RNA sequence: GCGGAGGGCUGGAUGGCCGCGGCGGGAUUCCGUCGAGGAAAGUCCGGACUCCAUGAGGCAAUGGUGCCGGGUAACGCCCGGCGGGGGCAACCCCAGGGAAAGCGCCACAGAGAACAGACCGCCCAUCCCCGGAUGGGUAAGGGUGAAACGGUGGGGUAAGAGCCCACCGGGGGGCUGGCAACAGACCCCGCAUGGCAAGCCCCACCAGGAGCAAUGCCGAAUAGGGAUCGCGCGCGGGUUCGCCCGCAGGGCCGCCUUGCCCCAGCAGAUCCGGGUAGGCAGCUAGAUCCGGCCGGUAACGGCCGGACCAGAGGAAUGGUCAUCCAGCCGCGUCAGCGGUGGACAAAAUCCGGCUUACAGGCCCUCCGCGCGG
Numbered sequence: 001g002c003g004g005a006g007g008g009c010u011g012g013a014u015g016g017c018c019g020c021g022g023c024g025g026g027a028u029u030c031c032g033u034c035g036a037g038g039a040a041a042g043u044c045c046g047g048a049c050u051c052c053a054u055g056a057g058g059c060a061a062u063g064g065u066g067c068c069g070g071g072u073a074a075c076g077c078c079c080g081g082c083g084g085g086g087g088c089a090a091c092c093c094c095a096g097g098g099a100a101a102g103c104g105c106c107a108c109a110g111a112g113a114a115c116a117g118a119c120c121g122c123c124c125a126u127c128c129c130c131g132g133a134u135g136g137g138u139a140a141g142g143g144u145g146a147a148a149c150g151g152u153g154g155g156g157u158a159a160g161a162g163c164c165c166a167c168c169g170g171g172g173g174g175c176u177g178g179c180a181a182c183a184g185a186c187c188c189c190g191c192a193u194g195g196c197a198a199g200c201c202c203c204a205c206c207a208g209g210a211g212c213a214a215u216g217c218c219g220a221a222u223a224g225g226g227a228u229c230g231c232g233c234g235c236g237g238g239u240u241c242g243c244c245c246g247c248a249g250g251g252c253c254g255c256c257u258u259g260c261c262c263c264a265g266c267a268g269a270u271c272c273g274g275g276u277a278g279g280c281a282g283c284u285a286g287a288u289c290c291g292g293c294c295g296g297u298a299a300c301g302g303c304c305g306g307a308c309c310a311g312a313g314g315a316a317u318g319g320u321c322a323u324c325c326a327g328c329c330g331c332g333u334c335a336g337c338g339g340u341g342g343a344c345a346a347a348a349u350c351c352g353g354c355u356u357a358c359a360g361g362c363c364c365u366c367c368g369c370g371c372g373g
Base pairs, nucleotide, nucleotide: 001369002368003367004366005365006364007363008362009361010360012324013323014322015321016320017319018318020035021034022033023032024031025030037344041355042354044353045352046351047350048349049211050210051209052208055258056257057256058255059254062207063206064205065204066203067081068080069079070078071077082096083094084093085092086091097202098201102200103199104196105195106194119142120141121138122137123136124135125134126133127132128131150168151167152166153165154164155163169191170189171188172187173186175184176183177182215281216280217279218278225272226271227270228269229268234247235246236245237244238243249263250262251261288307289306290305291304292303293302294301295300325342327340328339329338330337331336
C1' cells in the first nucleotide's frame, strides 16, 4: 500500500420565533424542568404482573429443547470448550442424543439402492463356419446415478476379491489427561456392511390456561330474565329450639389420591336472551442506567459512589427561518469556489433476548499478499 475477518460508537450541530403533552410552582397572564429507538419493527422465545382457582403429589394428552460445562429471574438466549464441515489464514457455519427397538422413504437412470447385482468387460473349458455359441468363475477396470455394500499400495490368483499383509477407516478393551463432552498412545478383531429421525418413532429434560382489550374501583343501565338437569334432604352429639359440631353423600381441575372450600329453601352443569360504548386506577423507581474498584479466560457477579431519563388516551414529543457541517460531483497547482445533500424508521403494561431493515462517518483488534528501511 492492497485485499479480507471480527468488534464498538454515532447516525448531524447551533441560534431565533411560534406551537404541543407530563410534572412542579404561581394563580386565571406566566415561570422552570423533562419529552420517541438501536432497532420503538416482527410477535418468534423467556419472564415480571393480573385473573381463572384452590394447594400438593402422580398419570395422560399436547407442545418445546437436544454435545459438555458455566451465566441468567428465565429462555429455544449469551459465554467458554468438544466434535464435524468451509477457508491459505484471521474467522465462519452446524435443527450436534438414538439407524442392531420398530415402521417408512431414496424419483428417474441403472444389472443392482441394503444382508443387492452382471450392462460393457476380464479369465477358464468345450465346440465351430474365425468370429461366434454354450457352460463355469469374477466384481479389481469401465458405465448409470446425488449416492453402488470401505480407501491406497503390495502379495496372491486362471482372472479376481479383506482372500492375505502394511497403513488409513470401523468396532472393542483397559491406561493416561480433562469436572465433562472428548482426546492421546498402546493392545485385540478382517470387520455389523448406505443415507434420511428439519419422516413417524425411541430416549433425556422442560412446560397449567389466558392475557393490560389482563384486572380492580365508582357511577349508570337492563330483564333481581327464561328453560332443562340435579343423587339426595340420612346418622350421631349438643342446644337458649334460631341453630351448631362431626360422619356419610354431592359439587369444583383432562384423570387419580390427598387437602381446602361450597351445598342441601342447593352447590353446580348445559342452553337461549338482554344491559353496560362513561369516569378513575392499572401507567412507569425498574431483574433500571452511569462511573470506579475487585473476582472471573469470558458471559457475568460483588462492593462503593452517583442519576431519575415519555406516560399519551384516537393518542403530545412538532412547524418555520438562518448559518455551519459529514458525504458526493464539477472547476482549481494550492488556498478555495459552485452545485447537490444526510439511512432504516415512531413509544402505548414493562423488562431480557433473537430475527429483520439501515445512506453516511469514526475507532479498535486480527489475518494474508507485496514493497521499502

About this RNA
A computed fold for a 373-nucleotide RNA from Paracoccus rhizosphaerae, annotated as Bacterial RNase P class A. Of the family's consensus pairs, 95% are formed in the model. Rfam family: Bacterial RNase P class A. Rfam classes the family as a ribozyme. Its mean pLDDT, the model's own confidence on a scale to 100, is 78.